[in-house]
C1' cells in the first nucleotide's frame, strides 16, 4: 500500500427449514433458523446465463360465444450462477 492474496481481530450477512404475508407462478418481505460466505454489500438497464408464463400469440379439440390443451413469448424475477462499477481490515 491492497491489483492480486486472505493469518489473526473487529464489525457483518444468513442456505435449507418453520411461521405469518404479498404473487397466476418464478420468486419476495417480516420473525424464528445457520449451510455458508472476505464483497453472500450494490447493480437485472455493462453483458452472458438460468427460473417463471399471469397476459399475449399460434396451433388443435368442442357448432358459436367461448372453455380446455399444446407450444413460443418478459414487460415478472434469480447478484447465495459467471460478471459491471465499488469498499472494510492488514500476518507474512
Nucleotide at each position: 500500500u491492497a491489483u492480486c492474496c486472505g493469518a489473526a481481530a473487529a464489525c457483518g450477512c444468513a442456505a435449507a427449514c418453520c411461521c405469518u404475508g404479498a404473487g397466476a407462478a418464478a420468486u419476495c418481505a417480516g420473525g424464528g433458523g445457520a449451510c455458508g460466505c472476505a464483497a453472500a454489500g450494490c447493480c437485472a438497464a455493462a453483458g452472458g446465463g438460468g427460473c417463471u408464463a399471469a397476459g399475449a400469440a399460434u396451433a388443435a379439440g368442442c357448432c358459436a360465444a367461448g372453455c380446455u390443451u399444446a407450444u413460443u413469448u418478459a414487460a415478472g424475477c434469480c447478484a447465495g450462477c459467471c460478471g459491471c462499477a465499488u469498499g472494510c481490515c492488514g500476518c507474512c
The prediction has a mean pLDDT of 79. Predicted 3D model of a 92-nucleotide RNA (c-di-GMP-I riboswitch aptamer) from a bacterium. Its Rfam family is "c-di-GMP-I riboswitch aptamer". Rfam describes the family as follows. GEMM was predicted in a large-scale screen for bacterial structured RNA regulatory elements.